[in-house]
RNA sequence: GGAGUCGGCCAGACAGUCGCCGCCGCGCAAGCGGGGGAGGAAAGUCCGGGCUCCACAGGGCAGUGUGCCAGCUAACGGCUGGGCGGCGUGAGCCGACGGAAAGUGCAACAGAGAGCAGACCGCCGAUGGCCUUCGGGUACAGGCAAGGGUGAAACGGUGCGGCAAGAGCGCACCGCGAGUUGGGCAACCAACCGGCACGGCAAACCCCACACGGAGCAAGACCGAAUAGGGAAGGAGGGCGGCAACGCCCGACGCGCGGCCCGCGCGCCUUCCGGGUAGGUUGCUGGAGGCGGCAGGCGACUGUCGUCCUAGAGGAAUGACUGUCGGGGCGCCGCGAGGCGCUCGCACAGAACCCGGCUUAUCGGCCGACUCCACCU
Numbered sequence: 001g002g003a004g005u006c007g008g009c010c011a012g013a014c015a016g017u018c019g020c021c022g023c024c025g026c027g028c029a030a031g032c033g034g035g036g037g038a039g040g041a042a043a044g045u046c047c048g049g050g051c052u053c054c055a056c057a058g059g060g061c062a063g064u065g066u067g068c069c070a071g072c073u074a075a076c077g078g079c080u081g082g083g084c085g086g087c088g089u090g091a092g093c094c095g096a097c098g099g100a101a102a103g104u105g106c107a108a109c110a111g112a113g114a115g116c117a118g119a120c121c122g123c124c125g126a127u128g129g130c131c132u133u134c135g136g137g138u139a140c141a142g143g144c145a146a147g148g149g150u151g152a153a154a155c156g157g158u159g160c161g162g163c164a165a166g167a168g169c170g171c172a173c174c175g176c177g178a179g180u181u182g183g184g185c186a187a188c189c190a191a192c193c194g195g196c197a198c199g200g201c202a203a204a205c206c207c208c209a210c211a212c213g214g215a216g217c218a219a220g221a222c223c224g225a226a227u228a229g230g231g232a233a234g235g236a237g238g239g240c241g242g243c244a245a246c247g248c249c250c251g252a253c254g255c256g257c258g259g260c261c262c263g264c265g266c267g268c269c270u271u272c273c274g275g276g277u278a279g280g281u282u283g284c285u286g287g288a289g290g291c292g293g294c295a296g297g298c299g300a301c302u303g304u305c306g307u308c309c310u311a312g313a314g315g316a317a318u319g320a321c322u323g324u325c326g327g328g329g330c331g332c333c334g335c336g337a338g339g340c341g342c343u344c345g346c347a348c349a350g351a352a353c354c355c356g357g358c359u360u361a362u363c364g365g366c367c368g369a370c371u372c373c374a375c376c377u
Stems, first nucleotide, its partner, number of pairs: 001373010012325007020037002023034004039348001043359002046357005051216004063212005068082005083097001084095004098207002103205002105201002120148002122144003127141002129138003156174006175196001176194002179192005220282004230273006237250005253267005289308008326346001327344007
C1' cells in the first nucleotide's frame, strides 16, 4: 500500500419564527411563563418473562415444543464457553448436532442382486475328471468375487504380501467397536487391544430426556346519564280541627276473572333499589432501569458503592418554514490540492402496558482488535 475478518458507536449540527401533546408555577378566566417530548430497530409479532383475570387436591395418559455438553438468566427456541462435523491459506464463519445394537417401516428407475443379498460380463481350474506328443490342453465337477457393468447406496477403504484365482487370509495406515487404561464435571479425546461382528433414512412412525393450564392492557379495577328491560313498596288528591302526636270528612286509575263486594292477575302512574351501555377515571410508565468505579468469573453474567430520571397520547402529540455550516448528485474550470454554479431536506423507519431476545430494513461515516498478500528498512 492492497484485500479481508470480528466487535462497538453515530444516525446531520446550530440559530430563528409559528404550531402540537403531557408536566410545573401564576391567574376567577382568557391566557402567560418555565421545562420535557421516538428508535437502533419504536417494525415483524417469531420465542421467553413480568403484570392482570379465569381455571386448578395429587398423580398418570394424550398433545405440543426443545434436543451435542457445561454454564448464565426471571425465563427462553436467547447468550457464553467447550466438543464434534463442514468451509476458508488465515483472522474467522456455518450447523434440526440425542437414539438405527428396543420395535415397526421405507428405498422410484436401473440392476444378477437393495439387507444378514447376489453372479450379467468375468477370474481360476491348484485338487479330482477327460485328452496328451508328458511341454500341456479342456472347462466336466468345482473354487472365486479382484476387475467391468447398474445405482444415491452393492455387506469396510487404500497399498503391500499371499494365492490356482481370490478373500482381513496376513500386515501397515485409515475407518469401525456394548473391549481395556488414562485425561475431562460432561460432550468427547488419546494410547493400547480386537480382524470386522454392526449399511442408510428418526426433516418416517417411534424411543429417551426436559419443559409446558387458558386468555390477554380491547387484560383488569372504580364512578356512572338518557332510553329499554329487572326487582321492591305504594295508588293521585282535597278540606277541617289540633302546638304536636293524631283524629274526622269528601273523593278514590283502566282491563280481565259472567254481574256486585273482597281477592288475584295484567297494565298505567309514583318512589326507591340493583345490574349494565354511552361517557369519565385508573391500570400508565421508577424499571429484572441507564451510566461510572471497585470486586469475582476465560466469558455470558453477578455482587456492591456512587450518580441520573429519560415520552405517556387515546382517531392517537413529537410538525412546518427560513438561514448558516456539513453531506450526496450533476456540470464547468484547474496538472493537482481544490474552486465555482445548479440541485436534493438528506438512509431505514416511527412509540401505544412493560421488559429480555431473535429476525428483517437501513444513505453515509467513525473507532478498536486481528488476518493474508506485496514492497521498503